[in-house]
Context: one part of a larger RNA
RNA sequence: GCCAGGAAGUGCAUCUGGGUGGCAAGGGUAAUCCCGCAGGGGAGGACCCGCAGCGAAAGCAACACGCGCGCACGCGAGGAGGCGCGAGGUAUGAAAGUGCCUGGAGUCACCCGGAUGCGACCCGAAACCAGGUGAUCUAGCCCUGAGUAAGGUGAAACGGGAGUAAUAUCCCGUGGAGGCCUGAAGAGGUUCUGUGGACAAGCGUUCUUCUAACUUGGGGUUAGGGGUAAAAAGCCCAUCGAACCUGGUAAUAGCUGGUUCCUACCGAAGUUGGCCGUAGUCAAGCCUCGGCAGAGGUCGUGGAGAUGGUAGAGAGACGGAUUUGGGGCUUAGGUUCCGAAAGGGAUCGGCCCCUUGUCCAACUCCGAAUGUCUUCAUGCCGUAGAAGCCGAGAGACGGGGAGUCUUGGGGUAAACUUGACUUCCGAUAGGGGAACAACCCAGACUAUGGUUAAGGUCCCUAAAUCAUGACUCAGUGUUAACGGGUGAAAGGUGUCUACUGUCAUAGACAGCGAGGAGGUUGGCUUAGAAGCAGCCACCCUUUAAAAAGUGCGUAACAGCUUACUCGUCAAGACGAUAGGCCCUGAAAAUGGUCGGGGCUAAGUCAUGUACCGAUACCAUAGACCGCCGCAAGGCGUGUGAUAGGUAGGCGUCAUGCUCGGGCAGAAGCGCGCUCGGGAGAGCGCGUGGACCGUGCAUAAUUGAGAAUCCUGGC
Numbered sequence: 001g002c003c004a005g006g007a008a009g010u011g012c013a014u015c016u017g018g019g020u021g022g023c024a025a026g027g028g029u030a031a032u033c034c035c036g037c038a039g040g041g042g043a044g045g046a047c048c049c050g051c052a053g054c055g056a057a058a059g060c061a062a063c064a065c066g067c068g069c070g071c072a073c074g075c076g077a078g079g080a081g082g083c084g085c086g087a088g089g090u091a092u093g094a095a096a097g098u099g100c101c102u103g104g105a106g107u108c109a110c111c112c113g114g115a116u117g118c119g120a121c122c123c124g125a126a127a128c129c130a131g132g133u134g135a136u137c138u139a140g141c142c143c144u145g146a147g148u149a150a151g152g153u154g155a156a157a158c159g160g161g162a163g164u165a166a167u168a169u170c171c172c173g174u175g176g177a178g179g180c181c182u183g184a185a186g187a188g189g190u191u192c193u194g195u196g197g198a199c200a201a202g203c204g205u206u207c208u209u210c211u212a213a214c215u216u217g218g219g220g221u222u223a224g225g226g227g228u229a230a231a232a233a234g235c236c237c238a239u240c241g242a243a244c245c246u247g248g249u250a251a252u253a254g255c256u257g258g259u260u261c262c263u264a265c266c267g268a269a270g271u272u273g274g275c276c277g278u279a280g281u282c283a284a285g286c287c288u289c290g291g292c293a294g295a296g297g298u299c300g301u302g303g304a305g306a307u308g309g310u311a312g313a314g315a316g317a318c319g320g321a322u323u324u325g326g327g328g329c330u331u332a333g334g335u336u337c338c339g340a341a342a343g344g345g346a347u348c349g350g351c352c353c354c355u356u357g358u359c360c361a362a363c364u365c366c367g368a369a370u371g372u373c374u375u376c377a378u379g380c381c382g383u384a385g386a387a388g389c390c391g392a393g394a395g396a397c398g399g400g401g402a403g404u405c406u407u408g409g410g411g412u413a414a415a416c417u418u419g420a421c422u423u424c425c426g427a428u429a430g431g432g433g434a435a436c437a438a439c440c441c442a443g444a445c446u447a448u449g450g451u452u453a454a455g456g457u458c459c460c461u462a463a464a465u466c467a468u469g470a471c472u473c474a475g476u477g478u479u480a481a482c483g484g485g486u487g488a489a490a491g492g493u494g495u496c497u498a499c500u501g502u503c504a505u506a507g508a509c510a511g512c513g514a515g516g517a518g519g520u521u522g523g524c525u526u527a528g529a530a531g532c533a534g535c536c537a538c539c540c541u542u543u544a545a546a547a548a549g550u551g552c553g554u555a556a557c558a559g560c561u562u563a564c565u566c567g568u569c570a571a572g573a574c575g576a577u578a579g580g581c582c583c584u585g586a587a588a589a590u591g592g593u594c595g596g597g598g599c600u601a602a603g604u605c606a607u608g609u610a611c612c613g614a615u616a617c618c619a620u621a622g623a624c625c626g627c628c629g630c631a632a633g634g635c636g637u638g639u640g641a642u643a644g645g646u647a648g649g650c651g652u653c654a655u656g657c658u659c660g661g662g663c664a665g666a667a668g669c670g671c672g673c674u675c676g677g678g679a680g681a682g683c684g685c686g687u688g689g690a691c692c693g694u695g696c697a698u699a700a701u702u703g704a705g706a707a708u709c710c711u712g713g714c
Stems, first nucleotide, its partner, number of pairs: 001714006011118013026049003032043004053060002063086001066085004073078001087102006121258002124255001128248006139222009150182003153178001157174006186209003192204001194203002224240001226236003261649006271284005286395001287393006296381003300378008312366001313364002319360003325354005333348006399425007408418003430441003445622007455612003458597003464609001466608006477599002490584003494581005500575004511568005517541003522536003547562001551560002623639002625636004650703001652700001654698004659693003668687008
């Protein structure tokens, strides 16, 4: 890992609701006792619930079925139940009034739903406490034993010699000290991040120590909040920040996991409030089921009326903020100027006026749209029972995406955060978007056939290499949008469109040919300044035209060139504005891409026709649900679904009754066929070799794929 077997809402007590049944103003016995072989029968009235309530208590103590309405039913009158009045009891109060109660239904048994207490659906702690067991491992200590090859070094002391007055001191020798050195045994365990690694510390290399605070045998001792510790929270029998065993014990777990057959109907919530509450829970809201009651309800649309202070806007309408310029006043203000002083001036500041430019969630003279309320109409739902009310059972109280809110609020922003409304996912499959919960289409009862939606129609790939007109040459593009990604400001004599101005056959624009002169080298300046360093001025003449000079150039001249003019040529030229497509701007980390191939349309804009394309829609047949109906049959915007509620079934084991099967072959097992909407059921053949089933009841240790589930097998 697979297979087989096992494996999780149970029992008692009390409360509560429902179903069925008995008796009923009553209902029931409990313990216990008696009888019987037994199933069972009888006694037992203690006690419990009900029959009266109100009041803290003392205490007091209840319908008149009197009036009206009215559902079902009924020809009608009427009318159980129901509703509205009325009346009564009690408490309180001076009273008015107010609260609770009153026109008789309970109780017992069984079953089912739920609650509470107990282990309470099952498995799971880390821990806590008690009583014990451990120092054969290991830590310390005690007692008694054992062990440490060989070599090196050479302390004290001593002897001899030198030396001294004597010491000191020096030399040679003897000597053999040391938590000394090298190193075997022994002890240890540094490195190779060697090697091995089976469920548990091995092996190799290298390394540390080796007379010592050394190593070691045997015996003994200290015990769990305790020991022991040259201290690492180390060690205390492969267990230590509190050992192990047993018990309390099925501790508790608001946490994780698991919780077993089918079908039908309906179908949620992730919000509000409270809680040492935020992984939980209680109440409300939202779902389901049942009942009561008896006529309206309401998402939408339109009209009318009302409501409001948001968006926007405004600011000489308030509060607050705020820009420019001008003027005036004031001062006892600061700086500064004039003056001997008095005083005066400038500037800054303050206040006021005029002017100019702006703002606000907590400003408003104003002020929408949408919204909200009332009413009318209409649509839809509803006597086949809606809305409402009562009761029972839940789940849920971690949500998320998108759109809009003229960018809701916060934030630079976020698959960010926090709102309102709508919607979807959650709990929704199908088609499209290459793939993709929430984007587009569309809400799946079953089968078959057809028609469309979104989106598409060159190939992959179903359907147009469709038609018409334009644009683009950049592979731009071939991407609805989200994520993936995308591309800005600014530029373009790329190209297209619209509109506009000026010039133009009295010849424009560009090119080419020719001219481009004189006073004069203008004056000044300057070494020089001659159109062209700089300053000033910028006149006149001849002309078709030609500057007191546009640029280059020279030391200064010279020279080239331009403006300007004529000629030649012959038809448009030069600008402005706006727009479309395109280009530049354009740099990222593993190999690129529009889904791919590829495409000059198979790209972009606009128009049209056809086709493809879904569980949508239509047709036919059938099933189920609800309702009507005696039925036949009919009707329906009916039949996706998680948590969950409700209903009806299938299957297993056992018991009772019943009717059957079986050695002429039961159960079980294998294969096949048939039936049913499903759980399942039946039949045939084989195997097997002794039990098995139908119908109706009853009672359950009653259904397996998951729990790192348990046991076994492989």